[in-house]
RNA sequence: CUCGACAAGGGCAAACCCGUCGCGAGGCGGGGACGCAAAGCUAUGGGCCCGGGAGUUUCUCCUCGGCUGCCAGGCUUCCGAAA
Repeated sequence: CUCGACAAGGGCAAACCCGUCGCGAGGCGGGGACGCAAAGCUAUGGGCCCGGGAGUUUCUCCUCGGCUGCCAGGCUUCCGAAA
């Protein structure tokens, strides 16, 4: 370094509920734990979603946003059994 243990000490927090902000997707705070070894950061590629618009309207395109707990890429990183 790869890797990831019925290891140690810790960490994060899905659904749902409450408050709040937003037209919305969704964000933030509190409660709560399904899970997570990058479930830390990043909207860069793909994907999904929202608002608006256009078209040849079971769909396609343009545009503004959202999601990193969908998959990759980039950056950073605790611990150390086996291999």
This is a predicted structure of an 83-nucleotide RNA (c-di-GMP-I-GGC riboswitch aptamer) from a Gemmataceae bacterium. Lineage of the source: Bacteria > Pseudomonadati > Planctomycetota > Gemmatales > Gemmataceae. Model confidence (mean pLDDT): 87 of 100.